The prediction has a mean pLDDT of 82. The RNA shown here (small-subunit ribosomal RNA) has 1492 nucleotides and comes from an uncultured bacterium. The RNAcentral record of the sequence draws on ENA, Greengenes and SILVA. It matches the Rfam family "Bacterial small subunit ribosomal RNA".
C1' cells in the first nucleotide's frame, strides 16, 4: 500500500511525458471579522548615520570635589574565552558514534601544611611644554592584597642519588572573608584511534618532511610538531592525486515499507568577527564591541597627522519576488562583580507590526407559497433562482458601553517590589446589529445553458477548443468546491516497480562484449576432526535534552504547553552455540586432469603436382561479318574478325563428388600427394585428488573494403572513357578499363562479426531424420535390426513468452560469474584522452528541440505482388463519331441583360415532355407600399365582374353605364379604408437538414444471435474441394442457426381449353377482344467422367495356432536355515506354418446410388423460353434550398432582394467540345409509272370524311364520331417496269432571292409550312474513340406527350425487312474470392529523403582578446616570536648590530576555468518556397550493414 489521461482504425505490450496528495522561513493576484500560539533578511560573509549590546569591586589602596548622603579619577583584584550573531570557508578526526592514553584546569567542594622579615618604585593628582587633534614627552610627591629580595619547606621539581632548587597578603574585628604550596573529586578542555560521512575516471598514478630511525629542540601533553644526519620508504582501481559541491548531527518533509530529499525555529558541535598575518595577557584565546604590522574602503584633519569596523539589539543605504519597532521592563528566570546593599544585562521576559503558518470561534436561529419582483432560459405551456428574500417570532458568541477583577511574587529576618495591565476572566445593558470571498465548470474532475465572436480576439497542467448553431475564447444566469480564505508561481517527496534490496530487464521494443587464452575478484564437490573475526543467542554499557508515538494532566476545546512509558536499530565489551560459512589438518571419487586403445574430419602451416574453362601468342583452314541488347549504337573485322585445327605462354580458381554433410572459439576452411601440427568424439576406468567455474584491467586472434614495401596480373572490375534510356541520367543496360582481387611481409580492428539468443552446471514428455564411436543379436560375412555416447536439423507435451513463436542444442526450472539498457532526435556527434602512417577506431556528454518515438500481431486499403473467376472487357465480326453542311447543348467571349442550375467516369438534345407576349428568375424604364395571395379587428357600402369613352408604351387614373339573395330585422358575400399581429423574398448556405435521385451494380455480397477459439483488437460461420448467372446447391470442417439481397412470387409475349360477344364479316360464327384456367426451369432414353455403397476373388498386415527364450505374481507339494526344483496362469520377445474368422490398406472387374457434361424422343416452349418491374450494407460532405417542404442568416413601415407594366434579353459569335440529322452515291437517285403488306397510339375548345377550288402550302364545306363503328391515316423501306452510268452529277442539299399559305392582339429582333428559281462544303474521313451477341445490330417509315403555334432532326412508343461474329482469356478496363508485403488509414490522388533559398535558437571550432582560481620558480620582505652578538645591569628590563623563517606585493613561464570574437562548417526548429524521388508493395535496379 487506488489510479488516470496521452502513440493506433481499433488492441496488447514497451515505454516517455502529464494530473490528482501532501509539505513549505515562501513570493505573486483577488478578497479580508476576531483570538490563542508560534514564525519572519533565504539575495550582497555588500557598505553603515544614530542610540544601545560588560562592566563591577571604597570590606585590596592614593587622589579629586563637596556636602547630612555620595560621586569622579588612578593603581590594584575578578570578569571580559560566557552570553548573543553568522554559515564565509572546510570533504576534514570537522562531525556522528564507540574507545583510548601522554595532559591541562581560574571560580567552586574536599583533604594536609603554612601564612615570618626587607625593600625599591609608580600612576593619578601637580608642574612644564610640544600639538588643530588624536595624544605625547619633561620634571617632582606618595601607596597597595602592585612589584622585588631573604628565610622556612608537610609536600612539589630536578637528580650524577651525594645533593640542589622553589611560597605567601592582608582585610575588619573576634568571628569571618582572603593569601601560599601539595592531594584528591567534580564540571570544562586539549589530544589520539576504529568505522560511517555527496558528485566526477572525458583526474590513473601521487608523494622529498614524503614514510621511518637516531640526537637535539618545543609543548600542559604525544607525536616530522620543528631541526640535522642516516635509510628509501609511504598510498592507490575496496579509487589514492586531481576536480566541482557542501557547515555535521539531533532532526524536519514526503512514502506502506525500504528508501528519496533536506539541515529554516529549538538543541548539541565545528569554523568565522573588513581582508591578510601575527604574537602578547591570561586558568583558559592567537580574543566579535583587546593589541601589532600590511591591505581595501569610509571619514576628520591646520596636509604635519589621525580614527573606525552591526555576521549584537533596532534601524539606514543597496540590490532582491521577498521578510517587522531607532518599544517597554530588569518584575520573571540566568549571568558577571561584590561580604551585603546593589550595579549591569538588546541574554530574557513582554508589547508592536505582517492572514507567513497552525488551530479555535462567528458573519445568525426557527417559521414563512401569492412559490412576490427583477434576473436567466424557454418547445411561450412553464421551468429556474428559491423558504431563498419580504414579513413573523427568537438568540446575543462576536461587538460596544458600564461594573468587578486575577495567578505569574519567592527568598536572605522584616519591609519593599508586576514590564505586560485595568490584560485574561465574571456580571450587568443595548441591538441582528459590526463581519463573504475565491477558483472552477470538454475528459482526467464535483459541477450546464444562453448571447456574442467566427482558426479572429483568446484558452490551456496533459489531450486539446476556436474557420457561423463554441457546455473548452468573452459576458451572463445558474451550479459545483474549499472557505477567512481561495488561487496562480517556485521548490521537494509521492505516485514512478520511470535505477528494481525490498522490486526490472537485454531473440524482435532500449540492451549479450566480434571470439577465446587469463590476472585480481566473487562463488565452489563428498567425508572426519579441531577451531572461531563472519552467524545465532544473553548479559552490562551508552546511543544529551527537545522532537516522534502511547497514556494522563493544564489553558472553556483545539493549536500550544507540562508529567510518565516505550520500540526498533546502532556501536562497545563480556559469557555461551558450533548446524551453515572461513581457517588449520587428515581421507575419497562422481567434478576436473593424465593415461591406454581406436575413430572421423575442406582444421593450421609449408612444399611439390593435376586437370577443364577463359585470355594471350604463333602457325593451319576459310569468308563477312561479329558481338551486344527488351530495341539498338559504341566496339571487333577484308591488315582476314567470329568460326574451326595445333601448338606454346601466363595468371586465378577448383565442376560432378556436395548433403537439413564435415571441421574449427570466432573470423572462417574445398582439386591432389606429402611433411609438420592443434583439437575432438568413441571405449577402458589404470593414474593424480577439487587441481573447478566465470572473469573487471591486460594479452593473443579477428571477413571484406583500405594503408605501406616489393612482385605478379589470366578472368573479373571501384574510378574513368564511349554508346544507349531519360524531360535530365555523373544510374539501373552495353563496349572498354585504372586501381584492387592474388603472393611475401608489416598495418588497420571494424561488420545485419546474426542463432540479432554470453559462460558454465543441474534437473523436466516424446516422435523423427543424418554425421561419427561403441555395444548386443543375426549371419560364412555383411545389410537391415535394437540399446547407448557425442555432434548436427526438423515437428511437437509440460512451461514460458506482448504476440510471434521457444520448447532436453530452450527464449521451461533453478545456481556461479561478466558485459549492457533506462523516451525519441540533437549524436555514437563535439571536446578531451589513448592508438594508428593515413583512412580512421575506441572511450563519450550536453545546450537546444518534441509528446512521442518504438515492437507484436488484428481489420480494411493498396501494390509496375500471386492464384482462380465473371462481364460486349479484349479479341471476332457489323454499323458509327472524330474531318462536311445544318440541328441542338455547353464553355468561352461579348453585352444593360445574354437568369440559374449541371461540369472525370456519374456534366453538355441535362432541369427544359416544346423561351415571339406569358412563361421569367435577367436588363432598361414606368409604377405600388398590410402589399398580387392569406388571418383578425372596426368602420363604411343595394356594391361584383364585364363593357364604352379620354390621358398614357402598358400598368393605371378619370368619366359613364349596368347591377345579388333574403324571413326585410339586419345578416351573409363582395368591395373600400384604417389598424394589429404580419405578409412578401428562383436572396445565402445540398458542408446545418427532410424528401428524391445518379453511381459502384442486378455486382453478389453484407451482417447477425448463440457457441468455440484469442488477454484483447478481433477470428470462425462467409475458409477449403466440387458446382452455378448467383454467399445456387452438395460435401466436408467447431459450429449450429437466422436476417438483408440472389432465385421464385408481379405484369407482358409465345402454345392450348373454357366462358363472353360491343365492334368485325352477311343471321350464323369466333378471325378477333377481354377474363380465367392448362402447360415445363426438376419429367424419359443414351453415352462419358468423378465420387459413394454393395458384391466377387487376389496381394499385403494384424489378430489366431505352434515351438523356443526370458519374466512375474499366486496356489498347493517335497527336502528345508537360507533357498532349490517340478506342474499350472499370465506377460514379453523371437521363429515356423496352414487353414478359419474378423479388421485396416492397395490395384483390377461387376451392380447400385449421386453430381456434372455431350446427344436424342415428345412437345408451341428444353436445360433461367424471351422482355419487365424490382437495386442489399455502404462509398462518393455525390446532384438538387430553382420542383416541395425546412433550421440558422439576410433585405423589407428608411420604400425594397417583395409586387405590377411595356419593351428588351435567355436565339448574340474571331473560336472549342459534346449529341444528333442529311450526305459524299448504282445494295443508288428520279418517274407528275404500277400494284402490296403493320403495330401501336390520339381525337369535342376535338379529329375531321366525301365534295369542290388551288402546281402546293392550304381554303371553302360540313357528314361522322364521347370512338373495335367515325377521323388522323395513303405505311415505307421491299417488289416490278422505265431512264440515269460513275460525273461534284438526274449525287448532295447548305444558303440565298422571290410569292404565298397558317397559327396567335402580336411572327423585326426571333415560328412553321408551300411554290418558283440559286445550288456552297462535301467524292467515306488523322490521332484516337463508341454501341451491339438475336428478332439483336443494321435499315424502313407509323404515333403519342409537352403544344394556340413551332425552332422535334429531340424523347417515348410500335410495328416492317432483317444479319456477321465469339477461336479464346495473353493483353486493356471494371468488378468478385482467397493469399502475400506494407512504414498507408484523409488508406498510393497515401506516405515520405536529401540538398538549395529565407527567418529565428543553441551548442562546437576560431586569429585573437578580457577575467576569474589554485600551484610553481625567482626577487623583495613589514609585525612578529626564534637565534648569534654588542651595550647595560649583581641579575635583568632596556638600546642596538646580523641571521633563517616569515603576510600583502612584484616579475615570468605554464595549468585550469569563464566571458568575448571577424569567420567558415555541421545541427535543430518553421505555413504554401526550389529541384529531384532516395525508401515504405518485387516501392518498379530487393533492402541493409562495414569499406573504399
Nucleotide at each position: 500500500a487506488a489510479g488516470a489521461g496521452u502513440u493506433u482504425g481499433a488492441u496488447c505490450a514497451u515505454g516517455g511525458c502529464u494530473c490528482a496528495g501532501g509539505a513549505u522561513g515562501a513570493a505573486c493576484g483577488c478578497u479580508g471579522g476576531c483570538g490563542g500560539c508560534g514564525u519572519g533578511g533565504a539575495u550582497a560573509a555588500g557598505g553603515c548615520a544614530u542610540g544601545c549590546a560588560a562592566g563591577u569591586u571604597g570590606a585590596a589602596a592614593g587622589g579629586g570635589u563637596u556636602u547630612a548622603g555620595a560621586c569622579c579619577c588612578u593603581u590594584g583584584g575578578c570578569a571580559a574565552a560566557c552570553g548573543g550573531g553568522u554559515u564565509c570557508g572546510g570533504a576534514a578526526c570537522g562531525c556522528g558514534u564507540a574507545g583510548g592514553a601522554a595532559c591541562g584546569u581560574a571560580c567552586c567542594c574536599u583533604c594536609g601544611a603554612g601564612u615570618c622579615g626587607u625593600g625599591g618604585a609608580u600612576a593619578a593628582u601637580c608642574u612644564g611644554g610640544a600639538g588643530a587633534g588624536a595624544u605625547c614627552c619633561a620634571g617632582g610627591c606618595u601607596a597597595a592584597u602592585a612589584c622585588a629580595c631573604g628565610a622556612u619547606a608537610u609536600g612539589c621539581u630536578c637528580u650524577a642519588c651525594g645533593g640542589a632548587g622553589u611560597a605567601a597578603a592582608g582585610a575588619u574585628u573576634u568571628a569571618u572573608c582572603g593569601c601560599u604550596c601539595g592531594g584528591g573529586g567534580a564540571g570544562c578542555g586539549g589530544c589520539c584511534u576504529g568505522c560511517g560521512u555527496c558528485c566526477u575516471a572525458u583526474c590513473a598514478g601521487c608523494u622529498a618532511g614524503u614514510u621511518g630511525g637516531u640526537g637535539g629542540g618545543g609543548u600542559a601533553a604525544u607525536a616530522g610538531c620543528c631541526u640535522a644526519c642516516c635509510a628509501a620508504g609511504g598510498c592507490a582501481a575496496u579509487g589514492a592525486c586531481g576536480g566541482g559541491u557542501a557547515g555535521g548531527g539531533g532532526g524536519u518533509g514526503u512514502g506502506a515499507g525500504a528508501g528519496c530529499a533536506u539541515g529554516g525555529c529549538c538543541c548539541c558541535c565545528a569554523a568565522c568577527a573588513c581582508u591578510g598575518g601575527g604574537a602578547c595577557u591570561g586558568a583558559g584565546a592567537c580574543a566579535c564591541u583587546g593589541c601589532c604590522c600590511a591591505g581595501a574602503c569610509a571619514c576628520c584633519u591646520a596636509c604635519g597627522g589621525g580614527u573606525g569596523g552591526c555576521u549584537g539589539c533596532a534601524g539606514u543605504c543597496g540590490a532582491g519576488a521577498a521578510u517587522a519597532u531607532u518599544c517597554c521592563a530588569c518584575a520573571a528566570u540566568g549571568g558577571a562583580c561584590g561580604a551585603a546593599a546593589g550595579u549591569c544585562u538588546g541574554a530574557u521576559g513582554g508589547a508592536g507590526c505582517g492572514a507567513c503558518g497552525c488551530c479555535g470561534c462567528g458573519u445568525g436561529c426557527a417559521g414563512g407559497a401569492a412559490g412576490a419582483a427583477g434576473g436567466u432560459a424557454u418547445u411561450c405551456g412553464u421551468a429556474u433562482u428559491g423558504u431563498a428574500a419580504a414579513c413573523u417570532g427568537c438568540u446575543u458568541u462576536u461587538c460596544u458601553c458600564a461594573g468587578g477583577g486575577a495567578a505569574g511574587a519567592a527568598u536572605u529576618u522584616c519591609g519593599a517590589u508586576g514590564a505586560c495591565u485595568g490584560u485574561a476572566c465574571c456580571u450587568g445593558a443595548g441591538g441582528a446589529a459590526u463581519a463573504a470571498g475565491a477558483g472552477g465548470u470538454u475528459a482526467c474532475u464535483a459541477a450546464c445553458u444562453c448571447u456574442g465572436u467566427g482558426c479572429c480576439a483568446g484558452c490551456a497542467g496533459u489531450a486539446g477548443c476556436g474557420g457561423u448553431a463554441a457546455u473548452a475564447c468573452a459576458g451572463a444566469g445558474a451550479c459545483c468546491u474549499c472557505a477567512a480564505g481561495c488561487g496562480u508561481u517556485a521548490u521537494c517527496c509521492g505516485g514512478a516497480u520511470u535505477u528494481a534490496u525490498u522490486g526490472g530487464g537485454c531473440g524482435u521494443a532500449a540492451a549479450g562484449g566480434g571470439u577465446a587464452g587469463g590476472u585480481a575478484g566473487g562463488c565452489g564437490g563428498g567425508u572426519g576432526u579441531a577451531u572461531u573475526a563472519g552467524u545465532c543467542g544473553g548479559g552490562u554499557g551508552u546511543c544529551a535534552a527537545a522532537u516522534c508515538c502511547c497514556u494522563c494532566g493544564g489553558c472553556u476545546c483545539a493549536a500550544c504547553c507540562g508529567a510518565g512509558g516505550a520500540u526498533c536499530g546502532g556501536c562497545a565489551u563480556u559469557c555461551g552455540a558450533a548446524a551453515c560459512g572461513g581457517u588449520a589438518c587428515g581421507c575419497c571419487u562422481a567434478g576436473a586432469g593424465a593415461g591406454u586403445g581406436u575413430g572421423a574430419g575442406a582444421g593450421a602451416u609449408c612444399a611439390g603436382u593435376g586437370g577443364a574453362a577463359u585470355u594471350c601468342a604463333u602457325g593451319g583452314u576459310g569468308u563477312a561479318g561479329u558481338a551486344g541488347u527488351g530495341a539498338a549504337a559504341u566496339g571487333c573485322g577484308u591488315u582476314g574478325a567470329u568460326a574451326u585445327c595445333a601448338u606454346g605462354a601466363g595468371g586465378a580458381a577448383c565442376a560432378c563428388c556436395c548433403a537439413a554433410g564435415g571441421c574449427g572459439u570466432a573470423g572462417g576452411c574445398a582439386a591432389c600427394u606429402g611433411a609438420u601440427u592443434g583439437g575432438c568424439a568413441c571405449a577402458u576406468u589404470u593414474c593424480u585428488g577439487a587441481c573447478g567455474c566465470u572473469g573487471a584491467g591486460c594479452u593473443a586472434c579477428g571477413a571484406a573494403a583500405g594503408c605501406g614495401u616489393g612482385g605478379g596480373g589470366a578472368g573479373c572490375g571501384a574510378a574513368u572513357g564511349g554508346g544507349a534510356u531519360u524531360a535530365g541520367a555523373u544510374a539501373c543496360c552495353c563496349c572498354a578499363g585504372u586501381a584492387g582481387u592474388c603472393c611475401a611481409c608489416g598495418c588497420c580492428c571494424u561488420a545485419a562479426a546474426c542463432g540479432a539468443u554470453g559462460c558454465a552446471u543441474a534437473c523436466u514428455a516424446g516422435g523423427u531424420g543424418u554425421g561419427g564411436g561403441a555395444g548386443g543379436a543375426a549371419u560364412c560375412g555383411a545389410c537391415c535390426c535394437c540399446u547407448u555416447c557425442c555432434g548436427u536439423g526438423c515437428c511437437g507435451a509440460a512451461g514460458c513468452u506482448a504476440a510471434c513463436g521457444c520448447g532436453u542444442u530452450a527464449a521451461g526450472u533453478a545456481u556461479g560469474c561478466c558485459g549492457c539498457c533506462u523516451g525519441g532526435g540533437a549524436a555514437g556527434u563535439a571536446c578531451g584522452a589513448g592508438c594508428g602512417c593515413a583512412a580512421g577506431c575506441u572511450u563519450a556528454a550536453a545546450a537546444c528541440u518534441c509528446a512521442a518515438a518504438g515492437g507484436a500481431a488484428u481489420a480494411g486499403a493498396c501494390g509496375g505482388g500471386g492464384a482462380u473467376c465473371c462481364g460486349c472487357a479484349c479479341a471476332a465480326g457489323c454499323g458509327g463519331u472524330g474531318g462536311a453542311g445544318c440541328a441542338u447543348g455547353u464553355g468561352g467571349u461579348u453585352u444593360a441583360a445574354u437568369u440559374c442550375g449541371a461540369u472525370a467516369g456519374u456534366a453538355a438534345a441535362c432541369g427544359a415532355g416544346g423561351a415571339a407576349c406569358c412563361u421569367u428568375a435577367c436588363c432598361a424604364g414606368g409604377g405600388c407600399u398590410u402589399g398580387a395571395a392569406a388571418u383578425c379587428u372596426a368602420c363604411c357600402u343595394g356594391c361584383a365582374a364585364a363593357g364604352u369613352c379620354u390621358a398614357g408604351a402598358a400598368a393605371u387614373a378619370g368619366a359613364c353605364c349596368u347591377u345579388c339573395c333574403u324571413u326585410c330585422g339586419a345578416g351573409g358575400g363582395u368591395g373600400g379604408u384604417a389598424g394589429a399581429c404580419c405578409a412578401g423574398g428562383u436572396g445565402c448556405u445540398g458542408c446545418a437538414u427532410g424528401g428524391u435521385u445518379g453511381u459502384c451494380g442486378u455486382c453478389a455480397g453484407c451482417u447477425c444471435g448463440u457457441g468455440u477459439c484469442g488477454u484483447a483488437a478481433g477470428a470462425u460461420g462467409u475458409u477449403c474441394c466440387g458446382u452455378u448467372c448467383a454467399g445456387u446447391c452438395g460435401g466436408g470442417a467447431a459450429a449450429c442457426g437466422a436476417g438483408c439481397g440472389c432465385a421464385a412470387c408481379c405484369c407482358c409475349c409465345g402454345u392450348g381449353a373454357a366462358g363472353u360477344g360491343u365492334u368485325a364479316u352477311a343471321c350464323a360464327u369466333g378471325u378477333c377482344a377481354c377474363u380465367u384456367c392448362a402447360g415445363a426451369c426438376u419429367g424419359c432414353c443414351c453415352a462419358g467422367c468423378c465420387c459413394u455403397u454393395u458384391g466377387c476373388g487376389c496381394g499385403u498386415a494384424g489378430c489366431g495356432c505352434a515351438a523356443a527364450g526370458g519374466g512375474a505374481a499366486g496356489c498347493g507339494u517335497c527336502a528345508a536355515u537360507u533357498u532349490g526344483g517340478a506342474a499350472c496362469u499370465c506377460c514379453c520377445u523371437u521363429u515356423g506354418u496352414u487353414u478359419g474368422u474378423c479388421u485396416g490398406c492397395g490395384a483390377a472387374c461387376a451392380a447400385a446410388g449421386g453430381g456434372c457434361u455431350g446427344g436424342g424422343a415428345g412437345g408451341a416452349a428444353g436445360g433461367c423460353g424471351g422482355g419487365g418491374a424490382u437495386g442489399a450494407c455502404g462509398u462518393c460532405a455525390a446532384a438538387u434550398c430553382a420542383g416541395c417542404a425546412u433550421g440558422g442568416c439576410c433585405c423589407u413601415c428608411u420604400g425594397a432582394c417583395g409586387c405590377c407594366c411595356u419593351g428588351g434579353g435567355c436565339c448574340a459569335c474571331a473560336c472549342a467540345c459534346g449529341u444528333g440529322c442529311u450526305a459524299c452515291a448504282a445494295u443508288g437517285g428520279c418517274g407528275a409509272g404500277g400494284a402490296a403488306c403493320a403495330a401501336a397510339g390520339g381525337g369535342u375548345u376535338g379529329c375531321c370524311a366525301a365534295g369542290u377550288c388551288g402546281c402546293g402550302a392550304g381554303a371553302c364545306g360540313g357528314a361522322g364520331c364521347u370512338a373495335a363503328u367515325c377521323c388522323c391515316a395513303u405505311a415505307a423501306a421491299a417488289c416490278u417496269c422505265g431512264c440515269c452510268u460513275c460525273a461534284g452529277u438526274u449525287c448532295g442539299g447548305a444558303u440565298u432571292g422571290a410569292a404565298g399559305g397558317c397559327u396567335g392582339c402580336a411572327a423585326c429582333u426571333c415560328g412553321c409550312c408551300u411554290u418558283c428559281a440559286u445550288g456552297a462544303a462535301g467524292c467515306c474521313g488523322g490521332a484516337a474513340u463508341c454501341g451491339c451477341u438475336a428478332g439483336u445490330a443494321a435499315u424502313c417509315g407509323u404515333g403519342a406527350a409537352u403544344c394556340a403555334g413551332c425552332c422535334a432532326c429531340g424523347u417515348c412508343a410500335c410495328g416492317g425487312u432483317g444479319a456477321a461474329u465469339a477461336c479464346g482469356u495473353u493483353c486493356u478496363c471494371g468488378g468478385a474470392u482467397c493469399u502475400u508485403g506494407u512504414a498507408c488509414u484523409c488508406a498510393c490522388c497515401g506516405c515520405c529523403c536529401g540538398u538549395c533559398a529565407c527567418a529565428c535558437c543553441a551548442a562546437g571550432a576560431g586569429a585573437g582578446c578580457u577575467g576569474g582560481c589554485a600551484a610553481c620558480a625567482c626577487c623583495a620582505g613589514a609585525a612578529g616570536g626564534c637565534c648569534c652578538u654588542g651595550u647595560g645591569u649583581c641579575a635583568a628590563a632596556u638600546c642596538g648590530g646580523g641571521g633563517a623563517c616569515g603576510a600583502c606585493g612584484g616579475u615570468g613561464g605554464g595549468g585550469u576555468u569563464a566571458g568575448u570574437g571577424a569567420u567558415a562548417a555541421g545541427g535543430g526548429u518553421g505555413a504554401a518556397g526550389u529541384c529531384g524521388u532516395a525508401a515504405c508493395a518485387a516501392g518498379g535496379u530487393a533492402g541493409c550493414c562495414g569499406u573504399a